The prediction has a mean pLDDT of 80. The RNA shown here (transfer RNA) has 72 nucleotides and comes from a Candidatus Gottesmanbacteria bacterium.
[in-house]
RNA sequence: GCUCUCGUAGUUCAAUGGAUAGAAUAUGGCCCUCCGAAGGCUGUGAUGGCAGUUCGACUCUGCCCGGGAGCA
Numbered sequence: 001g002c003u004c005u006c007g008u009a010g011u012u013c014a015a016u017g018g019a020u021a022g023a024a025u026a027u028g029g030c031c032c033u034c035c036g037a038a039g040g041c042u043g044u045g046a047u048g049g050c051a052g053u054u055c056g057a058c059u060c061u062g063c064c065c066g067g068g069a070g071c072a
Base pairs, nucleotide, nucleotide: 001071002070003069004068005067006066007065010025011024012023013022018055027043028042029041030040031039048064049063050062051061052060
C1' cells in the first nucleotide's frame, strides 16, 4: 500500500430496514437481616464520527477514526 473483518450501557452479548434499542453483570435507592451475603422491588446508563439512500437506518452505501487478520 491492497483486501477482508469488527466497533451498541462500566463489562459481556442481542436486535429480518419497522413497537419506547433488549438482556446478563456492574452500579444508585428501598425492602428483608442483629450486621452482611443471598433474595425481592425500583432507578441510572449505549448504537465510533460526518454525509448519502429510504416513508423509515444499529442494520444498506461512501469517506474518516480506532482494533484485528491476510497478501505484498
The source organism's lineage runs through Bacteria, Bacteria candidate phyla and Candidatus Gottesmaniibacteriota. The sequence is in RNAcentral, with records from ENA. It matches the Rfam family "tRNA". The family's RNA type in Rfam is transfer RNA.